[in-house]
Context: one part of a larger RNA
RNA sequence: GGAUGAACGCUGGCGGCGUGCCUUAAGCAUGCAAGUCGAACGGUUGAGUCGCAAGACAAGAUAGUGGCAGACGGGUGAGUAACGCGUGGGUAUCUACCCCUCAAUGGAGCAUAGCCAUCCGAAAGGAUGGGUAAUACUCCAUGGUCCCGCAAGGGUAAAGUGCAUAACUGCACGUUGAGGGAGGAACCUGCGUCCUAUCAGCUAGUUGGUGGGGUAAUGGCCUACCAAGGCGAUGACGGGUAGCUGGACUGAGAGGUCGAUCAGCCACAACUGCACUGAGACACGGGCAGUACACCUACGGGUGGCAGCAACCAGGAAUAUUGCGCAAUGGACGAAAGUCUGACGCAGCGACGCCGCGUGGAGGAAGACGGCCUUAGGGUUGUAAACUCCUUUUGCCAAGCCGUUCACAGCUUGGAGAAUAAGCCUCUACUAACUACGUGCCAGAAGUCUCGGUAAUACGUAGGAGGCAAGCGUUAUCC
Numbered sequence: 001g002g003a004u005g006a007a008c009g010c011u012g013g014c015g016g017c018g019u020g021c022c023u024u025a026a027g028c029a030u031g032c033a034a035g036u037c038g039a040a041c042g043g044u045u046g047a048g049u050c051g052c053a054a055g056a057c058a059a060g061a062u063a064g065u066g067g068c069a070g071a072c073g074g075g076u077g078a079g080u081a082a083c084g085c086g087u088g089g090g091u092a093u094c095u096a097c098c099c100c101u102c103a104a105u106g107g108a109g110c111a112u113a114g115c116c117a118u119c120c121g122a123a124a125g126g127a128u129g130g131g132u133a134a135u136a137c138u139c140c141a142u143g144g145u146c147c148c149g150c151a152a153g154g155g156u157a158a159a160g161u162g163c164a165u166a167a168c169u170g171c172a173c174g175u176u177g178a179g180g181g182a183g184g185a186a187c188c189u190g191c192g193u194c195c196u197a198u199c200a201g202c203u204a205g206u207u208g209g210u211g212g213g214g215u216a217a218u219g220g221c222c223u224a225c226c227a228a229g230g231c232g233a234u235g236a237c238g239g240g241u242a243g244c245u246g247g248a249c250u251g252a253g254a255g256g257u258c259g260a261u262c263a264g265c266c267a268c269a270a271c272u273g274c275a276c277u278g279a280g281a282c283a284c285g286g287g288c289a290g291u292a293c294a295c296c297u298a299c300g301g302g303u304g305g306c307a308g309c310a311a312c313c314a315g316g317a318a319u320a321u322u323g324c325g326c327a328a329u330g331g332a333c334g335a336a337a338g339u340c341u342g343a344c345g346c347a348g349c350g351a352c353g354c355c356g357c358g359u360g361g362a363g364g365a366a367g368a369c370g371g372c373c374u375u376a377g378g379g380u381u382g383u384a385a386a387c388u389c390c391u392u393u394u395g396c397c398a399a400g401c402c403g404u405u406c407a408c409a410g411c412u413u414g415g416a417g418a419a420u421a422a423g424c425c426u427c428u429a430c431u432a433a434c435u436a437c438g439u440g441c442c443a444g445a446a447g448u449c450u451c452g453g454u455a456a457u458a459c460g461u462a463g464g465a466g467g468c469a470a471g472c473g474u475u476a477u478c479c
Stems, first nucleotide, its partner, number of pairs: 001479004006475005013357006019350002021315001027312001030310003035068003040065002043062003048057003075268003084193008093185003098181008106140004115130006146155003160173005194240003201231003206228008243265004247258004270291005293304004321347001323346003329343001330341004360390004370381004396415006423468005429448002434463005444451002
């Protein structure tokens, strides 16, 4: 000198774009953050219409069953020195939704929620009986280029719904099997990836083989038996620290340091463990168990998990609103209309950063007043002010406009008025900028050398000057 997710002190006009718990992966009141589909299903309800009435038709709504989605999106960096990440290869693998090709979509049946009845419980919730539907579940049939097998042979499937039609039937969305694609995932592997030897030996599923199990799949992944191997100064093992990368900062570069925001990967979801469902999880807003904590309780028992968005409390030098909207982009579901979406788009707060603009412009004295200095002549503040003419950015006031959809934002015109707007640091040398007074090794200054003990350009104040400027200084950290 440059840089920062900064903080502190003094000061502070506007706009644009960014950015904002780095500390306690401490704890969290409250609200919201993942639903959707009635064109899968049986019920319940029902605006309205018709009808004297009974009743009929029926838009819509919906608890439950069922499907798809809750494995994405969002957060955090605790753990991890590892095939975790980066990069280059590989295969013994899987793949819902999407796209393409081929074929099929026949028959039968058992339940169960909802509902009704009875009952238990403070609640959370639950029990028994009755009966009901499906694109829920089960069985049979068929079966090809599918699977097993040398072959013979054996094995494996499905579901309907809506619209149109007088009907036949057609169309759409589905369902099943097989093959391919795209994207996604899994595993293996070469190389690279911090400090420490005041850590030198480490290892028993350990290293390899065979049989078996397990997995989508290879494999000590697991198991039984057999062998005795495997790793290590090219640093094993241990200890410390740490998410990794694209990148960021700095530097002429080589290098050094860092990994906020944005993007990719990984890991985690109070802590520990476990599996279930599923194409995919060992699952942040799913489940079970244990632990700690907190809450409710009728004391029998039950409930919870903000490292989602806001907010609160605590900690801290320190970090924002319990805001608006689904208009856009994207996502889930749906045939669609649409619903949901604290993703996202916006607004609010903070000079936290970068950038831009303004605080007026021109003229105006051998130079007012005042201040300061003075050799008392004068010098300086200083064209600075006053004064004259002009302008209106920004701000203020008023009226109007705008978009296929518009939360927010924006646009146009007019009016008055120089009006609403300058500070901070420094002045011995390094280092641009000097005098006076006060103080008297005191009070104080200081990055370093140092300055201050009676004329201090170094302390404090004033005048003046220098630097930067809506900022300026200080502190911390990196180069």
Molecule: small-subunit ribosomal RNA, 5' domain
Organism: soil metagenome